[in-house]
């Protein structure tokens, strides 16, 4: 230096769960608390997940227009990430400490 992590030594990070705060929402932050982590640093490039604000298309439903099978609106459904996950997985990349 690869590589390899033990019941080791210095440190580290914190899932559930509560409170607050913020997002449409899934989540994010901050405290408070550990279930786990050798990268449970960092990066959204790949797969998957997870969400639909907004946007797309049809249907249905009620309301308006008012006779044309049209218009406009709302409400339900579906499909969509430009949204999120790095504590899913793989890439990429930086790193403590023992052994080597």
């Nucleotide at each position: 230096a690869a590589a390899u992590g033990a019941c080791a030594a210095a440190g580290g990070c914190a899932a559930a769960c509560c409170u607050g705060u913020u997002g449409a929402a899934a989540g994010g932050c901050a405290g408070g608390g550990a279930c786990g982590c050798a990268a449970a640093g960092c990066u959204a490039c790949g797969g998957g997940u997870c969400u639909a604000a907004g946007g797309c298309a049809a249907g249905c439903a009620g309301a308006u227009u008012g006779u044309a099978u049209u218009u406009u609106c709302u409400g339900c459904u579906g499909c969509u990430a430009c949204g999120a996950u790095a504590g899913c997985c793989g890439g990429g990349u930086u790193g403590c400490c023992a052994u080597g």